Notes: Large-subunit ribosomal RNA, domain I from a metagenome, 546 nucleotides, folded computationally. The prediction has a mean pLDDT of 85.
Context: one part of a larger RNA
RNA sequence: GGCUCACGGGGAAUGCCUUGGUAUAUGGCGCCGAAGAAGGACGUGGCAAGCUGCGAAAAGCUGCGGGGAGGAGCAAACAUCUUAAGAUCCGCAGAUGUCCGAAUGAGGGAACUCAGCACGAGUAAUGUCGUGUUACCGUAUUCUGAACACAUAGGGAUACGGGGGGAACCCGGGGAACUGAAACAUCUUAGUACCCGGAGGAAAAGAAAGUAAAAACGAUUCCGAAAGUAGUGGCGAGCGAAAUCGGAGAAGCCCAAACCGUCUGUAGAAAUACGGGCGGGGUAAGGACCGCAACAAGAUACGAAGUUUUGGUAGCCGAACUGUAUUGAAAGACAGACCGCAGCGGGUGACAGUCCCGUAGGCGAAACCGAGAUGAGUGCAAGCGGUAUCCGGAGUACGUCGGGACACGUGGAAUCCUGACGGAAGAAAUGGGGACCAUCCCAAAAGGCUAAAUACGACCAUAUGACCGAUAGCGAAUAGUACCGUGAGGGAAAGGUGAAAAGAACCCCGGGAGGGGAGUGAAAGAGAACCUGAAACCGUGAGCUU
Numbered sequence: 001g002g003c004u005c006a007c008g009g010g011g012a013a014u015g016c017c018u019u020g021g022u023a024u025a026u027g028g029c030g031c032c033g034a035a036g037a038a039g040g041a042c043g044u045g046g047c048a049a050g051c052u053g054c055g056a057a058a059a060g061c062u063g064c065g066g067g068g069a070g071g072a073g074c075a076a077a078c079a080u081c082u083u084a085a086g087a088u089c090c091g092c093a094g095a096u097g098u099c100c101g102a103a104u105g106a107g108g109g110a111a112c113u114c115a116g117c118a119c120g121a122g123u124a125a126u127g128u129c130g131u132g133u134u135a136c137c138g139u140a141u142u143c144u145g146a147a148c149a150c151a152u153a154g155g156g157a158u159a160c161g162g163g164g165g166g167a168a169c170c171c172g173g174g175g176a177a178c179u180g181a182a183a184c185a186u187c188u189u190a191g192u193a194c195c196c197g198g199a200g201g202a203a204a205a206g207a208a209a210g211u212a213a214a215a216a217c218g219a220u221u222c223c224g225a226a227a228g229u230a231g232u233g234g235c236g237a238g239c240g241a242a243a244u245c246g247g248a249g250a251a252g253c254c255c256a257a258a259c260c261g262u263c264u265g266u267a268g269a270a271a272u273a274c275g276g277g278c279g280g281g282g283u284a285a286g287g288a289c290c291g292c293a294a295c296a297a298g299a300u301a302c303g304a305a306g307u308u309u310u311g312g313u314a315g316c317c318g319a320a321c322u323g324u325a326u327u328g329a330a331a332g333a334c335a336g337a338c339c340g341c342a343g344c345g346g347g348u349g350a351c352a353g354u355c356c357c358g359u360a361g362g363c364g365a366a367a368c369c370g371a372g373a374u375g376a377g378u379g380c381a382a383g384c385g386g387u388a389u390c391c392g393g394a395g396u397a398c399g400u401c402g403g404g405a406c407a408c409g410u411g412g413a414a415u416c417c418u419g420a421c422g423g424a425a426g427a428a429a430u431g432g433g434g435a436c437c438a439u440c441c442c443a444a445a446a447g448g449c450u451a452a453a454u455a456c457g458a459c460c461a462u463a464u465g466a467c468c469g470a471u472a473g474c475g476a477a478u479a480g481u482a483c484c485g486u487g488a489g490g491g492a493a494a495g496g497u498g499a500a501a502a503g504a505a506c507c508c509c510g511g512g513a514g515g516g517g518a519g520u521g522a523a524a525g526a527g528a529a530c531c532u533g534a535a536a537c538c539g540u541g542a543g544c545u546u
Stems, first nucleotide, its partner, number of pairs: 001545009015531001016496002020468002022465007029457002031165002039100003042055003046078001050074002061094006070082003105114003115134007136162009169200001170198005180187001184234001210217002221248005231239002252449003255393001259280009286391003289386004298380001302377001306374008315363003321336004337354002339343001345357003398422008408434001430443004483490002503530001506517004
């Protein structure tokens, strides 16, 4: 020096555990904000660094409910208080709520600086202090008011609204590339990602200028089928319907116009002409208009207070077990019982239906909120006949050119949208039925509203898992922290004594660290660097060997 064995150190794997995560299901709930949000800064405790709570009324104040013995958060200890005159705690409602932040008196390098006005406090007076108010834009009304006579622009006041935030979902305006085509350009990826605007608890769409086909249907949306079909396509890669059928859910309406009435503007001497506002009428079963009948049966998508029902936001009741031995400890064993609409689950010194919390099953609200019913009342509301006249959405429909959307890439390319140019008809008219024409059929464009079925999950509740169990599971057993970066941004590690701190009084060595006794404990080889404690690696001893 090597090998083997034993015993240690070191190290953290492994096992077991779970406070955390993850996915799904069901139900609820779904906007917040100038009455100042979301998010923060700074404060706030007897001692107070962090977190949490709160706001100069500051771990809190008031009222009303619940609850019933301790309490002053995480968080021990000390001090000091509080509580059956009901505290702490839980729920509902309210008060207070610094400064920043849309931030809005002005400014500003967020959490700071400096003002005007009104009222008040204070001072002999000034300074000072308190409360309120003062941004901008839009709309409405109104006052004022230039160049320039009327007027208009502009300016002011008042009222109302807007502004910003939000996980995904929704609508709209813009809009890639990698990629695929085994290269690549049309094409694809994809109207995706991303940017911008807007809305809501949903949004959008929506009551046929529809779909069909000789038969008919009757708004929209969503699901299943039709169907990977018909088509489309460098006919490549790919893309990819609809009718129709079965379901979910169902709901229909209002204007414009004709006509009538009323007020009014402009031009004019007036007649009159051309308008405008408001009310009635009317809305595709067309209507106006004329005639007949009729004045309410009805239906409703409106509805205050109150009443009532139901649900939510605190809670409450809730069956049944003892003994013996072992043990540190019994819930395990043994013995004998009991309950069960409750033998889900968790806890308790090892494994508990009957010890605790619960579970099944029942019960409960002063206050606030949701939903349903009722509710004075408001609004709506029809029919028959006639068809001469009038009305029935114009720079629209449509055409050409250029684009885009439609499953449809210009194609035979209808249909929809529109940048340019052109540009109708008037219900005997007009649009469509996939070029186009005819016949036939269907519909009623150029105004608007509309619940439900559908999407999503920031948030709340319950439940579940051939989901994870600390290098896993969210990045995070909590942290967007520490740390890194000028910044946008990037972004960790880190769990386990014991049933209970009973966390080792006292003595000894030592400056201490640490250790040896003693003591606690079932165990200290559980001693806080604390469950288990593998391997690498480092030692000590013994044996064998060179």